Notes
Model confidence (mean pLDDT): 81 of 100. A computed fold for a 72-nucleotide RNA from Candidatus Levybacteria bacterium RIFCSPHIGHO2_01_FULL_38_26, annotated as transfer RNA. It was read from a public genome assembly. Taxonomically the source falls in Candidatus Levyibacteriota (Bacteria, Bacteria candidate phyla). Rfam family: tRNA. Rfam classes the family as a transfer RNA.
Parts: sequence; structure tokens; C1' cells
RNA sequence: GCCAACGUAGCUCAGUGGAAGAGCAAGUGUUUCGUAAACACUAGGCCGUGAGUUCGAUUCUCACCGUUGGCU
Repeated sequence: GCCAACGUAGCUCAGUGGAAGAGCAAGUGUUUCGUAAACACUAGGCCGUGAGUUCGAUUCUCACCGUUGGCU
């Protein structure tokens, strides 16, 4: 330099047009003499950035940024 994949909660990842969820982690409560475990609840997201298409974009298109891999 060229090609490809990926970027969503603190972490690991779902979600392929109707507007965002799970597990773990965190906090609170119940239970226990106490801890752990279990159960219930709560909080935590400008979906990498900017444009475009659309009535409507995390999703489709383009550019850029970052990470990883491959080729030279």
C1' cells in the first nucleotide's frame, strides 16, 4: 500500500427497518446469629463519528476514525 471482518451497558455478546435486550459484574431489599448462596427489584446506552436513503435507521448506502486478521 491492497483486501476482509468487527465497533451496541463496566465485561462477554444478541438484536438485519417500527426505535434496544440477555448473562456476568454493581446497588437495594427478603431470608440467616453472621457470611456465602438463593430469590425479588433498581440503576447503568447520544448503538464509533459524520452525511445520505426512508414516514421511520442499531439495522440499508457512502466517507472517515479505531481494533483485528490476511496479502505484498